[in-house]
RNA sequence: GUCUCUGUAGCUCAGCGUCAGAGCACGAGUCUCAUGAGCUCGGGGUCGGGGGUUAAACUCCCCCCAGAGACA
Numbered sequence: 001g002u003c004u005c006u007g008u009a010g011c012u013c014a015g016c017g018u019c020a021g022a023g024c025a026c027g028a029g030u031c032u033c034a035u036g037a038g039c040u041c042g043g044g045g046u047c048g049g050g051g052g053u054u055a056a057a058c059u060c061c062c063c064c065c066a067g068a069g070a071c072a
Base pairs, nucleotide, nucleotide: 001071002070003069004068005067006066007065010024011023012022013021018055026042027041028040029039030038048064049063050062051061052060
């Protein structure tokens, strides 16, 4: 330099055009002498950034940024 992949909640990840979700973590309640575990409920997101297409974009297209890899 060229190409490929990845970027979504604090962490690990799902979501392949039409409500942004799960597990763990965190908070509250319940239980217990107490803690933990269990059970119930809850908070938390500019979906890496910008632009485009579309009635509608995490999703499709372009550019950029960051990380990983392959080739030279």
Molecule: transfer RNA
Organism: Candidatus Pacearchaeota archaeon